[in-house]
Context: one part of a larger RNA
RNA sequence: GGGCUAACGCUGGCGGCGUGUCUUAGACAUGCAAGUCGAACGGACGAUCUUCGUGUAGCAAUACGUGAAGAAAGUUAGUGGCGAACGGGUGAGUAAUACUGGGGUAAUUUACCCCGGAGCGGGGCACAACCCAGAGAAAUCUGGGCUAAUUCCCCGUACGCUCGACUGUACACAAGUACAGACGAGGAAAGAUGGCCUCUACUUGUAAGCUAUCGCUCCGGGAUAAGCUCCUGGCCUAUCAGCUUGUUGGUGAGGUAACGGCUCACCAAGGCAUUGACGGGUAGCCGGCCUGAGAGGGUGAUCGGCCACACGGGCACUGCGACACGGGCCCGACUCCUACGGGAGGCAGCAGUCUAGAAAAUUGCGCAAUGGGCGCAAGCCUGACGCAGCGACGUCGCGUGCGGGAUGAAGUCUUUCGGGAUGUAAACCGCUGUCCUGGGGGACGAUGGAGCGCGAACCUAAUACGUUCGUGCUUUGACGGUACUAUAAGAAUAAGCAUCGGCUAACUCCGUGCCAGCAGCCGCGGUAAUACGGAGGAUGCAAGCGUUAUCC
Numbered sequence: 001g002g003g004c005u006a007a008c009g010c011u012g013g014c015g016g017c018g019u020g021u022c023u024u025a026g027a028c029a030u031g032c033a034a035g036u037c038g039a040a041c042g043g044a045c046g047a048u049c050u051u052c053g054u055g056u057a058g059c060a061a062u063a064c065g066u067g068a069a070g071a072a073a074g075u076u077a078g079u080g081g082c083g084a085a086c087g088g089g090u091g092a093g094u095a096a097u098a099c100u101g102g103g104g105u106a107a108u109u110u111a112c113c114c115c116g117g118a119g120c121g122g123g124g125c126a127c128a129a130c131c132c133a134g135a136g137a138a139a140u141c142u143g144g145g146c147u148a149a150u151u152c153c154c155c156g157u158a159c160g161c162u163c164g165a166c167u168g169u170a171c172a173c174a175a176g177u178a179c180a181g182a183c184g185a186g187g188a189a190a191g192a193u194g195g196c197c198u199c200u201a202c203u204u205g206u207a208a209g210c211u212a213u214c215g216c217u218c219c220g221g222g223a224u225a226a227g228c229u230c231c232u233g234g235c236c237u238a239u240c241a242g243c244u245u246g247u248u249g250g251u252g253a254g255g256u257a258a259c260g261g262c263u264c265a266c267c268a269a270g271g272c273a274u275u276g277a278c279g280g281g282u283a284g285c286c287g288g289c290c291u292g293a294g295a296g297g298g299u300g301a302u303c304g305g306c307c308a309c310a311c312g313g314g315c316a317c318u319g320c321g322a323c324a325c326g327g328g329c330c331c332g333a334c335u336c337c338u339a340c341g342g343g344a345g346g347c348a349g350c351a352g353u354c355u356a357g358a359a360a361a362u363u364g365c366g367c368a369a370u371g372g373g374c375g376c377a378a379g380c381c382u383g384a385c386g387c388a389g390c391g392a393c394g395u396c397g398c399g400u401g402c403g404g405g406a407u408g409a410a411g412u413c414u415u416u417c418g419g420g421a422u423g424u425a426a427a428c429c430g431c432u433g434u435c436c437u438g439g440g441g442g443a444c445g446a447u448g449g450a451g452c453g454c455g456a457a458c459c460u461a462a463u464a465c466g467u468u469c470g471u472g473c474u475u476u477g478a479c480g481g482u483a484c485u486a487u488a489a490g491a492a493u494a495a496g497c498a499u500c501g502g503c504u505a506a507c508u509c510c511g512u513g514c515c516a517g518c519a520g521c522c523g524c525g526g527u528a529a530u531a532c533g534g535a536g537g538a539u540g541c542a543a544g545c546g547u548u549a550u551c552c
Base pairs, nucleotide, nucleotide: 001552002551003550006548007547008546009545010544013398014397015396016395017394018393019391020390021356026354027353028352030351031350032349035082036081037080040079041078043076044075045074048071049070050069051068052067053066054065055064056063057062089309090308091307099233101231102230103229104228105227108226109225113222114221115220116219117218118217119216121155122154123153124152130145131144132143133142134141135140161186162185163184164183166181167180168179169178170177171176191214192213193212194211195210196209200207201206202205235281236280237279242272243271244270247269248268249267250266251265252264253263254262284306285305286304287303288299289298290297291296311332312331313330314329315328334345335344336343337342362388364387365386366385370384371382372381373380374379401431402430403429404428411422412421413420414419437488438487440485441484445479448476449475450474451473452472453471454470455469456468457467458466496541497540498539499538500537501522502521503520507536508535509534510533511532517524518523
C1' cells in the first nucleotide's frame, strides 16, 4: 500500500447491486418447508335433474311441501400408482474409501426420457375401506365377517433374453477363454378415457366390436445418472521407528448389479517402512478469492463442482436408486404427555426463541416468472425460487447548491497593539431545482401460459373423437401505483471523522508542570510543551472517518 462474511468509537442524506451466527454439529415454543392422481379401484357423501306417487291452495296452468326410484357435476378417509434418494441445510467427522486431472470396467447397474422390434390369451386367492365384537386415559391395537382394482398369484404363449450341455473356428502345451451354429430347459403383461356404428355380436342401440389417445410387458440401441478400479498430485510432527494376523498371497466356496479377504474353509508366510510405515496433531477438497512485477505466500464466506453428516451410536427394510434430514427398528442422553399401566419428539429446511459471543436480519408477500413433483388436462403442491423488510456490512453512483459579492461587517483567535487570521466565507443580489415533499400519468418482466371459437393437415368407415399447426376473442403480475415520466413550490431536507515533533501533508495561544497524560517506532511531559488537555487555525479523507484483529 492492498484485502476483509469483520467488530468497536464518533458521525450519518438518498439510490442500484451484493452480502449478513466465523462462537454452541448447543437446546428448541409456534407456524409453514412433499405431495399428487377420481382418466387405476371399491365404498361414503352429494348440489342439481328426471320419472312415478301423494298433501295443501287454485276452475286450470301452476306454486309450495313430502315419499320412492334413477341419473349425476363434484368432494373424498382407504386400497393402488408415481414422487418423496431431487430440491434446501451444515462442515462435525475425514490426511485418504474424500478431492483434483487423466485412464480402465472383456468386472457393472440405470425408474422416468428418445429410437427400433415384438406382444398384452385364460384363470384364481386375498387384504384395507366397510360391518360386528372387544382392549386402552391416550398413542393405538386385537378377533370375526364382506369386497374392488393398473394390488397379488397361477397357467398359456415368446425373441436377438437367461441358463445348460454339444459341435465348429480362433488363441493356448493343457485347463480354458472368445465367437458362431443348431438343440434343450426357464421366464412377461393391465387396463383407463373419448368417439362411432364401417366390421362383429346380440337384447337394434348398445359393447365384449371398431377407432383415437394414454398406459402395461419383453428385447436391442441411445441418452442420463451411478457403482467399482488404476495412475498422478496433495499440511505439521522422529520429543512417534518399527507396524500388520483377514494381516500379504493362493485354491475353493459364498455374497454383490459388479471385481476383490468383501466374507468363510484350507494352504503358504507373507505385506508395509528413513523416498518416513505405524502413531500423534490439525483440516472438508476444488474451481476460485486476496496479495505480489513474478516466483511465491495466505485463504477456501457468498456463487459453482465433489464429498460427508442429519440429537449420539448401530442396523436393515422398501425401492431403478437410500442404509434414507422432515421413513422404520434397537441402544443411549435429553425434553414433553400420562388415568403411572404406558406413550410422544428430533430446525446443521424458512422464519422465530433461549444460550454462547466483540459480533450478524422478518415468526413478511407470492407461486406472476424460472425450475421441480404428480396429473390427459384444468390444476394442486413447492420457506426451491421470485420479491419485499432490517443492518453504511461491502461496493458503485448521486446529493448536501451555482454565479456575483468588501482594501474585507460582527463575533472569535492572535498581535511587536500598527495589524494579521477566519474570509468571498457570511450578510446581500441573481439563478437552478438533482434529492426530499405534494398531487398527476404509468410500464418491461406475458413474443409466455390458460380457456373458448374458427380453419387446415393427419388419423379413421366417419364431416365424430383425437393430435399438430395457424388464427380470433377473453383471461393471467407477488414485486407495485414500484421503476420511469411530466408538473408545483421553494436553497429549501442533508457533514463529519482523524490528524498537525520526525517518519508524514498540516502551528500558534492558553492550561498543566516527570503530575495528569500521549505513544506504531524514535520518544514527549520536572514553568516559556508546534508531542499532554482545550481553543483558534491548518492538513487529509468524506457519508463516512479512525481504532483493533487478521492475511499478502

A computed fold for a 552-nucleotide part of an RNA from an uncultured sediment bacterium, annotated as small-subunit ribosomal RNA, 5' domain. The coordinates come from a structure-prediction model, not an experiment, and the mean pLDDT is 84.